[in-house]
RNA sequence: GCUAAUAUAGUUCAACGGUUAGAACAUAUCCCUCAUAUGGAUAUAAUGUAAGUUCGAUUCUUACUAUUAGCU
Numbered sequence: 001g002c003u004a005a006u007a008u009a010g011u012u013c014a015a016c017g018g019u020u021a022g023a024a025c026a027u028a029u030c031c032c033u034c035a036u037a038u039g040g041a042u043a044u045a046a047u048g049u050a051a052g053u054u055c056g057a058u059u060c061u062u063a064c065u066a067u068u069a070g071c072u
Stems, first nucleotide, its partner, number of pairs: 001071007010025004018055001027043005048064005
């Protein structure tokens, strides 16, 4: 330099172009306990950036950014 893939909560993963983007772990509060752990309830938290297509985009297209892999 070229090609391909990926980018969603603090982490790991879902989500036919259409309901309030869902779950687990983690975090905070409460209950339970003499206390801790376990267990139960509630809450917080996310679509890499910018455009385009579409009535409607996490999803399709383009560019850029970052990461990974391969080739030279």